[in-house]
Molecule: c-di-GMP-I riboswitch aptamer
Organism: soil metagenome
RNA sequence: GCAAACCCGUCCGAAAGGCGGGGACGCAAAGCCUCCGGUCUGAGGGCCAAAACGCCUAUGACAGCGGGGUUGCCG
Numbered sequence: 001g002c003a004a005a006c007c008c009g010u011c012c013g014a015a016a017g018g019c020g021g022g023g024a025c026g027c028a029a030a031g032c033c034u035c036c037g038g039u040c041u042g043a044g045g046g047c048c049a050a051a052a053c054g055c056c057u058a059u060g061a062c063a064g065c066g067g068g069g070u071u072g073c074c075g
Stems, first nucleotide, its partner, number of pairs: 001027002006022004011018002025064001031070003035067003038062003044057004
């Protein structure tokens, strides 16, 4: 310096999650970037089905999952 869980929100989102405020578990890059792997969600699409349920799927999300790129503090 950042800000986990948790709480609040007539906020955004189908959701995961994001944003704002409070709050600190932690982090020497827990600054920034989805190129690679991974994880999460499943709107839409597909499959089964009488239907329901269920299953598959990213174009959605996670940079505080790892790798990588890039900038940076102290010595």